[in-house]
Context: one part of a larger RNA
This record gives sequence, C1' cells and structure tokens, in this order.
RNA sequence: CUCCUUGUUAAGGAACUCGGCAAAUUUGUCCCGUAUCUUUGGUAAAAGGGACGCCUGCCACUGCUUUUGUAGUGUCAGGUCGCAGUGAAAAGGCCCAAUCGACUGUUUAACAAAAACACAGGUAUGUGCCAACUCGCAAGAGGAUGUAUACAUACUGACGUCUGCCCAAUGCCAGAAUAUCACGGAAGGGGGUGAUUCUUCGGAUGAGCCUCUGACUUAAGUACUGGUCAAUGGCGGCUGUAACCAUGACGGUCCUAAGGUAGCGAAGUUCCUCGGCGCUUAAUCGGCGUCCCGCACGAAUGACGUAACGAGUUGGGCACUGUCUUGACAAGGAAUUCG
Repeated sequence: CUCCUUGUUAAGGAACUCGGCAAAUUUGUCCCGUAUCUUUGGUAAAAGGGACGCCUGCCACUGCUUUUGUAGUGUCAGGUCGCAGUGAAAAGGCCCAAUCGACUGUUUAACAAAAACACAGGUAUGUGCCAACUCGCAAGAGGAUGUAUACAUACUGACGUCUGCCCAAUGCCAGAAUAUCACGGAAGGGGGUGAUUCUUCGGAUGAGCCUCUGACUUAAGUACUGGUCAAUGGCGGCUGUAACCAUGACGGUCCUAAGGUAGCGAAGUUCCUCGGCGCUUAAUCGGCGUCCCGCACGAAUGACGUAACGAGUUGGGCACUGUCUUGACAAGGAAUUCG
C1' cells in the first nucleotide's frame, strides 16, 4: 500500500444504481387512537401517539395457611437517580397506486418459487352394475365391499355481473328409405381331362375331377337426412350520404356458415410509437388516469370487476441510513516486506 469480515462517522440524505441491491430505521408489554375499501369476517399490530427504572406507604383482590403470616397481582399517593429505565441480548420499517393469480398449498433435489401446477366452485361427455374406464396374453385385480347426490374423462378455476353470432369445414351423436360396398355363399356359362355305354370302328354319349367366370345375395362404413360449439374451430370488403368544414345515425353493392355482441382497450397484447391529452418531476423512453385510429383484445384455450392474501411484478411517497457527494478512523484476519 491492497484485499476480506466487522464497528463508528461531520454536513447532506438515494444525488448511488437497471433497481434503495446492501445497510440503516422499526421492534417487547400496557394504554390511547386508527382512514379507505369490504364478501361485514376483515383491512388492523393500519397509520399515529404516550407510559415503562428504583425506594416508601395505604388499600383491594387471588392462592396456601388460618394465631397470623406468606407468595403474587393491581389501582393510587409520595419520593429519588442518570444523557439514556423492555438501560445489555433477543423481538414488524410504514403508506399510496397499478398488474397477475382469488385464497392456505405445490414445483424444476444441485442456476427458475412464479403470473406456472393444484385448489374449492362451474360446465360438458361417458357409464344401469359382471358399469364405463385402467392394468394384465389369460385367470384375475383396481374402480368398489362403491351404485348416477356414484365413478371416469375433458375444459374452466373462489366470489360478483355475465358468457353474444356461426353446424359451411373437421369431429361427435341420432336416423334408416335409397346408392355404393369386402369376405363368404351361389343359379348359370366357358376350358381341360375323361370313367361308362353305344358303334358303321370314323366316332357319338358323357358322370366325376381340375380350372376360369359368374346373375343374384351379403354387414359396418361412406354417401344421404337431421342435431350438436362450456365440441376442434371461425366471427368481411368496397362505396355514397346531414345547410361551413369534419364526421357519418342512414343508404347501395359484392362475398360469407356467420360477419366480433357485452365488457375491456397503446394492454404482460400497439408495429407506426417516446400515439394525443391530463397528473406526477426542475427535468420522466417510466407510472397512473383518459381517448380509441384494437398492425394483431374479446367472452369457460373464458370476458370484465373484485375485499382478503403474495419471499411475485411495476411506479410513487414518508422515515432511515457510508448506496452516494468523499472520504476518514478503529478491531480482527489475509497478502507483502524485514527479522
């Protein structure tokens, strides 16, 4: 001189930084007091204040003893010391606004704890019992010593207000007239061989067997007819128009299965974009509110709200501080140098 682990620090107090990361503040008990919102339970230890040691005394109460004492609790009155009385240690920092997920819970043992998973609740579908479904080649087992208020599967995810239109495509369900249609069956027909019988010895007849073909018959499925979206999914374009301009309630036209309803909206979704306006700051690519021109929100791959909750995420404020202005000092250790 440098580093590590600690401690203290004038004045300022986040100017540090991606970001108050880290540190500091706060901390116990009693008393007072406590907004907004709310599912009336909470929020809440909200916030914000005050008291606290020791000595003396009266009184009240409780337990044990009961001659009366003893142990303890509490109000009150008086006094007393220090800078400081939960005298050391241990012991919430708080508030406001927004996003996501209702919540407690679960998870990537060893880089992710979350907005992911689960969840109670909701909906649909299947299943009538030797149930569906799952495991097993099977016997058999689970489901279940259960029985549709049950079990299985799928999606959604408390609660509140709701959940629009489309069955053309894909899927599923139902239907049975017609069409198509496999194996199989099969009347008949063709070819080969050819027993038998007849013979004028040339031939004729022709069972059986082999083989090719085959009218007709023949299930599911498909076609077909309907249904079904909390099934997979989808939810338009061009153009004219109001007595300034602008805008377009209104009209025309093309296409479609139907053309996005309510609610929300520069959003965890907005490219243009640091959108416009307002608030917040001295100054804000941030945040909040509002607008809507939604590149490319949208209704159980749920929509929008929502008290409570969160080692979640974002912005702001108070308090507090060596994070910083900007360093300094101290303790212990390391390293280095000398011995």
This is a predicted structure of a 339-nucleotide part of an RNA (large-subunit ribosomal RNA, domain IV) from a Candidatus Dojkabacteria bacterium. The full RNA is in RNAcentral, with records from ENA. Lineage of the source: Bacteria > Bacteria candidate phyla > Candidatus Dojkabacteria. It matches the Rfam family "Bacterial large subunit ribosomal RNA".